[in-house]
RNA sequence: AGAGUUUGAUCAUGGCUCAGAUUGAACGCUGGCGGCAGGCCUAACACAUGCAAGUCGAGCGGUAGAGAGAAGCUUGCUUCUCUUGAGAGCGGCGGACGGGUGAGUAAUGCCUAGGAAUCUGCCUGGUAGUGGGGGAUAACGCUCGGAAACGGACGCUAAUACCGCAUACGUCCUACGGGAGAAAGCAGGGGACCUUCGGGCCUUGCGCUAUCAGAUGAGCCUAGGUCGGAUUAGCUAGUUGGUGAGGUAAUGGCUCACCAAGGCGACGAUCCGUAGCUGGUCUGAGAGGAUGAUCAGCCACACUGGAACUGAGACACGGUCCAGACUCCUACGGGAGGCAGCAGUAGGGAAUAUUGCGCAAUGGGGGAAACCCUGACGCAGCAACGCCGCGUGAGUGAGGAAGGUCUUAGGAUUGUAAAACUCUGUUCUUGGGGAAAAAUGAUAUUGUGGUUAAUACCCAUAGUAAGUGAUGGUACCCAAGUAGAAAGCACCGGCUAACUUCGUGCCAGCAGCCGCGGUAAUACGAAGGGUGCAAGCGUUAUUCGGAAUCAUUGGGCGUAAAGCGCGCGCAGGCGGAUUAAUAAGUCAGGUGUGAAAUCUCGAGGCUCAACCUCGAAACUGCGCCUGAAACUAUUAGUCUAGAGUGUCGGAGGGGGUAGGGGAAUUUCACGUGUAGGGGUAAAAUCCGUAGAGAUGUGAAGGAACACCGGAGGCGAAGGCGCCUACCUGGACGACUACUGACGCUGAGGCGCGAAAGCGUGGGGAGCAAACAGGAUUAGAUACCCUGGUAGUCCACGCCGUAAACGAUGAGAACUAGUUAUUGGGGGUAUUGACUCCCCCAGUGACGCAGCUAACGCAUUAAGUUCUCCGCCUGGGGAGUACGGUCGCAAGACUAAAACUCAAACAAAUUGACGGGGGCCCGCACAAGCGGUGGAUUAUGUGGUUUAAUUCGAAGCAACGCGCAGAACCUUACCUAGGCUUGAACUCCUACGAACCUGUUUUAAUCGACGGGGUGUCCGCAAGGAAAUGUAGUGAGAGGUGCUGCAUGGCUGUCGUCAGCUCGUGUUGUGAAAUGUUGGGUUAAGUCCCGCAACGAGCGCAACCCCUAUCGUCUGUUGCCAGCAUUAAGUUGGGCACUCUGACGAGACUGCCUGGGUUAACCAGGAGGAAGGUGGAGAUGACGUCAAGUCCUCAUGGCCCUUAUGUCUAGGGCUACACACGUAAUACAAUGGCACGUACAGAGGGAAGCGAACCAGCGAUGGGGAGCAAAUCUCAAAAAACGUGCCUCAGUUCGGAUUGGAGUCUGCAACUCGACUCCAUGAAGUUGGAAUCGCUAGUAAUCGGAGAUCAGCACGCUCCGGUGAAUACGUUCCCGGGCCUUGUACACACCGCCCGUCACACCAUGGGAGUUGUUUUCAUUUUAAGACGUGACUUUAACCGCAAGGAGGAGAGCGUCUACAGUGGGAGCGAUGACUGGGGUGAAGUCGUAACAAGGUAGCCGUAGGGGAACCUGCGGCUG
Repeated sequence: AGAGUUUGAUCAUGGCUCAGAUUGAACGCUGGCGGCAGGCCUAACACAUGCAAGUCGAGCGGUAGAGAGAAGCUUGCUUCUCUUGAGAGCGGCGGACGGGUGAGUAAUGCCUAGGAAUCUGCCUGGUAGUGGGGGAUAACGCUCGGAAACGGACGCUAAUACCGCAUACGUCCUACGGGAGAAAGCAGGGGACCUUCGGGCCUUGCGCUAUCAGAUGAGCCUAGGUCGGAUUAGCUAGUUGGUGAGGUAAUGGCUCACCAAGGCGACGAUCCGUAGCUGGUCUGAGAGGAUGAUCAGCCACACUGGAACUGAGACACGGUCCAGACUCCUACGGGAGGCAGCAGUAGGGAAUAUUGCGCAAUGGGGGAAACCCUGACGCAGCAACGCCGCGUGAGUGAGGAAGGUCUUAGGAUUGUAAAACUCUGUUCUUGGGGAAAAAUGAUAUUGUGGUUAAUACCCAUAGUAAGUGAUGGUACCCAAGUAGAAAGCACCGGCUAACUUCGUGCCAGCAGCCGCGGUAAUACGAAGGGUGCAAGCGUUAUUCGGAAUCAUUGGGCGUAAAGCGCGCGCAGGCGGAUUAAUAAGUCAGGUGUGAAAUCUCGAGGCUCAACCUCGAAACUGCGCCUGAAACUAUUAGUCUAGAGUGUCGGAGGGGGUAGGGGAAUUUCACGUGUAGGGGUAAAAUCCGUAGAGAUGUGAAGGAACACCGGAGGCGAAGGCGCCUACCUGGACGACUACUGACGCUGAGGCGCGAAAGCGUGGGGAGCAAACAGGAUUAGAUACCCUGGUAGUCCACGCCGUAAACGAUGAGAACUAGUUAUUGGGGGUAUUGACUCCCCCAGUGACGCAGCUAACGCAUUAAGUUCUCCGCCUGGGGAGUACGGUCGCAAGACUAAAACUCAAACAAAUUGACGGGGGCCCGCACAAGCGGUGGAUUAUGUGGUUUAAUUCGAAGCAACGCGCAGAACCUUACCUAGGCUUGAACUCCUACGAACCUGUUUUAAUCGACGGGGUGUCCGCAAGGAAAUGUAGUGAGAGGUGCUGCAUGGCUGUCGUCAGCUCGUGUUGUGAAAUGUUGGGUUAAGUCCCGCAACGAGCGCAACCCCUAUCGUCUGUUGCCAGCAUUAAGUUGGGCACUCUGACGAGACUGCCUGGGUUAACCAGGAGGAAGGUGGAGAUGACGUCAAGUCCUCAUGGCCCUUAUGUCUAGGGCUACACACGUAAUACAAUGGCACGUACAGAGGGAAGCGAACCAGCGAUGGGGAGCAAAUCUCAAAAAACGUGCCUCAGUUCGGAUUGGAGUCUGCAACUCGACUCCAUGAAGUUGGAAUCGCUAGUAAUCGGAGAUCAGCACGCUCCGGUGAAUACGUUCCCGGGCCUUGUACACACCGCCCGUCACACCAUGGGAGUUGUUUUCAUUUUAAGACGUGACUUUAACCGCAAGGAGGAGAGCGUCUACAGUGGGAGCGAUGACUGGGGUGAAGUCGUAACAAGGUAGCCGUAGGGGAACCUGCGGCUG
C1' cells in the first nucleotide's frame, strides 16, 4: 500500500467481497513445561448448606464454672476470702466502611470549571470547665400464656444509661432592657497531710462538657459538554415570579396563604425509544469511529413497592414497620426468610472455575493494650481463555536402502530424511541443599529527652536479646541418568504462498467473492507431494480499518444517485472604502486545575520477555490574571466604486380592461344545376333524385388571428402574435444632480404557476377522450375511415402538477479571440445615405487555455475563486405502505421497513442486426425457353412392420447421398451350429520339414481315422539356421463396440464473394482508430488521384491444362492434290492438304477518335482467326457453422475378452395402409409406325473385344479371322433427310401390369437378376397452391462411350449431332460487398424483453375483532408512617405543703400516601376469517408494449377506456 467482481473488450460511477488488527469469547481437531494476567457478557432468575461485623471487664451489675487458701464441723458437705471467669444483659463505639451488581436513570446522574446559604463522629490545634444531687430500669428472682417465635404481671439492682440543680470564658436568642443552655468517670503511680482504711489528696494518661479554628467527609447552587427519533410541535396551574409564614444542617415553590400572569420551545421544549457516566480500552497515519469486562473515581440499587426511626452520617445489602409475590416451619391458633458478599446448587445459555488454605503480609473495626474479628486481602486449585518464554534434540551420514507416489518405463520424488556413528541434557526423573518476602508491635533490658513535688508511672527516641511464614520444602542451586517421555492444525482455481494421480459424473458435495461438479475436475472425496503457522491451528461471532462508501482534514449534483417549476421575503449566514475607541472572538505570557493507574520516553528489578518499580514528558481541555490590537466583531464619525433615486430618450407578441375588423370553416334561406359526392393503400359505413356535391346572393354564430415572422423581441418562470383606446409593471441607453452600504443569499412562510381535471353559471363554429359504425386482422377493446359527447371558449372559485429542461440554483469578481444579429449611444468622413472604428445591454455560432470518465463546456463556463440555499449516498421493494397536513374529488406534499439481487448504471469502442439511409453486384428479380408439383414406373428417405428389415447423412449445404453397381460373397444385422493365444501379427518351448492324398460325418464349417513324403543353407558330421505346420504357455491379438462435443486427416458451406491482416509511425486515459476512409474506376482492396501515414503479407489477376488461328518439325497404322493402279488409299508413289503431337508465333487497350483531372479508365473504330478476363477447367484468403465423417484410414479415453472377437449355413438389407425428394417414360400429328438414305466425337478391349459366315422372329447360339490396337474389334450413331400409312380417338398415342414361352451370366436367379418373343394394354388428354434450371454453341433435343461389374444402369461421369428465344431495366423478392446511422443485441434479431393469468414458497400492508404491555386522567378505599389536632385514657424524676400543674405516652379525628378497585383515553406488540399489492421460482398460458423509423417515434404530466402488456385525447420534451 491494495486486490477480486457488471463488459465481447474499455474507461468512469457504484455497491458487494477479501487480505490487517482486536476480543471477558464459543465450537472442531490436537495438546509437553513454566511465568504473568483475566474467567456468568444470558435469568437484577430462584436459592439447600457453611462462612462474609464485630469488639470493649481499663463504662456497669454480676452469674454458671475452675483453681488455691481458711473457717465450721455432721470428714464430705456448707460458708467465707483470694485468683480466674464462658454465655447472656445494661452501656459505648462500629454495623452509612469494606465487598457485590448495573435493574433504573437522557438528568434529582456523570465530566470540566466555578460558587455561597451549610453540617461534619473519630483526628489535629487553641480556650474554658469537669461541682453537687435524684429517680428508675434490663439482667436476676418468682409467676402466667404460647407448638414455636415470643409475650405479660409482680419484686430487687448498677453504670461513662437517664433527669433536675449550680456555674457560663466563649456560644445561642433578643423588643438591646435582658434571657437560655453543659459535663462522667476510669486506669497507673505516689512523698508529705487526712481517713470510716474503701479512699480522700497530688500527679500522669485516657475519657467527658462548652466553644473557636483546621483537616477530612458530606449536602446544595451555577455555566458548558453529554445517544437516536419532527411519521413527537407545541408544553406547563405550584406552573413562572413576588410578599409573608412554615420547614431544613443549609439556599430555594421545598411546603402553604395571598397577589400578578407568567415560564419553556425550531440554538428542538414536550413525548417516545435506548443507555449507568468517566479516567480509559480497541482500531486508525491522523481526524475520527466503536466501546465502557478486569484496575481506579462518581452515581444508583439490595426480592417488588411505600415509609420513617436511630445516628455525626442512612431513609440503611447481611436494621425496623407496612403492603405484595414467592419459599419454608406449624400443634392451623400463628410464625420465619431475602447470596446483585465468598464458595456452592438448580435453571437459562454457544459459554465462564473450589462448598480450598491463612490472617504470615497490606488494609479495616473494636480495645489503653495483649488480642479478637475480617470469603477485604494474601495464596493455592480448575480450564491453552489471553500475552510472553522454553522444549520436542545437535553434528556427521549416498548403495541416494526399503516402502509409498508419479512415470514418457529411461527415471523422478519423498530425501540427509531414515538407518548407522559421535555428542549434549534445557524440560523430565531420582537424590541432596535451600531463599528473599519479617519488620513493627508487645515482653525483658540499657541509654537519652519530656512530664511531674518525684529518681515513680507514663510518653518519645536509639540499641540489644529471644521469637513469629498460609504460600512451601515452592522459586533457585548442585549431582547423577536415558535421545529416551513430548507435533499438530489449516490450506494448495484466482484473490493468496503451495500440484499431481485415483474415485465420482450437475450426483455426492464445495463455496468469503468470482464460481467449481453434466466421464480426462490442480475447485467435490482420498492418497502422495507441497505451502503457512506452530502448543497450537482453523471456523463462527464482535469492533475498527481498508471505505475518500457521510468526505472538518477529505466527495459530489449537464448525461452515472443528486438544482426546489419560478419569484418575494422574516429569522439566520455572509458582506465596500476610511478614521478612532473598546477588547467579545483571536494571539502571547503567567498562574490554578486537568486524581492515580494507563499510553510515550529514559532508567532499574525478576536468567530474557510478558510483568513489575522509579523518574520525566504528556493529558491537545477548562478557569483566572496581565498584555497586544493586524484581522473579525461592537460603538461613533466620514466617503462613493456596490445598491438606489432624479432628468432626457427610444425599443418591445410584458400584463389587465373595453371597443372594433377581415379571411376561412360550419349551419340556415333563396337561385342556377344534375348524378353523383365523400373517403382510402384499396374499400365500406356516410350524404344525395324528398335534388346532394359544385356555383351565386344573403343571414347567423363561435373560435382562432395567414402573409410580415427571423438562429428576431418581451417576461422571474409558466408564457406572450389582427387593430384602436385607457390603466399598468420591468429592462436598456445618455447625462452625472442626489441618498450614502440602504447589499447578497434565504430554512420556515407568502405569492405566481402549461395542459388535463373539479364546482357554479353561460357559450358551443371547428376539433375531439368516451361511445357507435365501417375497414384491417388469427384476434384488433388499436393504428385508417365516417360520425360524435364531455372538454376545448367566457366569468368566478379550486387543483398545484409536467421531459415545469439549458435535464446546468442565485449573486459577485477574474480569465485569448473570430463572426452573426437585436436595442441605444459616440467618433472619422460626408450635403445626406451607405460604409468604417469604438462603448454599453441582450441573443446565437465557432474556437484557445483550462476543465471533464468521455461526450462535450469554453466571458451566456461544465474554467479560476468567494458567499448563501437546496439535494445525493448500490439496484429492486418504492416515491409505495402506515401516520400526518392540504384538497369537493382526482390526488398532492412529507416518507419508511421487512425481504431480495451482485450487480443496476454513464460515456465511448468493435462487431452483429434494422419492416434506417446511400452506392454496387449476382439467372436475384424482370424479359424469355423448358421443366417440377397431377399419371405410371424406377430410385432414395420418412413412417410402419419385422427375428433382422445393419449403420451413417437432416433447411439451403440429408433424401439416384456414403453405394463407380446387396442373389451367395459383400455384410457391419437376425436365427442356428462351432472355436477360444483364436481367421490374420511378434516372441518362447516341444515335436514334425514343407507338401500331396484317401475314407467317414455334417446343412456347412468344425470333427474322427488313415496313406505317401523327407528337401535348402552352414557345419569339426554332434548339431544349428531359414521357412512352414501342430501342441503348450503367457505377454498380448481382435472389435464396422461408444464418444466427430476429446482428436488428426479429408470434405461440405458462405463463395471464386473481394475481402482478411501485420510491422513501424501517429491519435486517444483506454477498448481502439488511422492505414483499409474520401473523389473516380474496375469482374476485383483492379488501378489512379488525394490523405498521418509509410510499407508488407494471405487473397484478386497472372504463371498451368484444354480449346479457337498460323508457322516449323514428324509422316505410320493417318492423308490423297497431281501420276499410275484397284471392287475398295487396295497398291506404287508422295507428305502439298486433313490429321497426329512436340516446339513456337499471336492479343498488349499496342494504334486512331472522343470523353475523363494532362490520371486510372470508359465509348466507338481500324487491323485481326480471336478485342478488351477470347471461351472452358484446375486453383477456394482470415474465418463461420462444437457443420459431416471414430463405418475409408489414423488416434486419446472408456468398454467386451469361451465374446461386443472369429468361422459356417440359411435369412435380412429387396417388407408396404401411407408421406416426401430426385429421375425415367408419356399424354401425341413439330407426332407414331414402316421402308430407304447420310453425317460424329470421345472412349474400352487379353480369364478381353470378338469380325466375316451359319442357325434362331428374337434375346442369343455356333464359329473363330483379326487385334495388347491412328492397323483388328465393340460399332448400328440417333435425331436429320426422302417416300408411304395413321387423321384427333384413350387412338397405329401411351406403355404399366399380368399370363405363357425362352436366352444369358453364375456353385446357385424361390425369396431377389437382366434380356427376348407371343399375348394382355392400366393410369395418363399438359397438371392447384407453390416451385426449379438456363444468357450461346448456352437452353432445349438426339444418340454414343466409360467406370463399377460374373451378371444386373431410367443413376453417375464423359463425348459429339441439331440448335434457339430474351435481358427495357434495378422499383420489388433472395443472397452478398463498401460507407454511414440507431441500438436496451454480444449465444449477437432464431437477439433482447413487458404485463395479466395459473401453481409453489417468502416477507409485508389492510382487516370484524381477540389478547398482552406501557402510560395518562378522573375517582373509590386507605396499610405502615410523618405532621397537625387531641374535651377521652394514662403517666418515676421537675414545680408544688397538698390539690394539682408542666411535660410525656396512647386512643380518636384530619391531611398526605403505597398496593388495590372502577371508569375513560393514548402509544406499542402479538394474533386474526378474508383481502391488497410485492419478491423469488423448471423449458406453464395469452399476446408482443419497449430496444432498429421495433414495424403507429418514444417519453413526461393529466383524463377516459380496455384480458394484459397498453390505446386514445390535451399540453409539453428530444433523451
The RNA shown here (small-subunit ribosomal RNA) has 1519 nucleotides and comes from a soil metagenome.
RNAcentral holds the sequence, with entries from SILVA.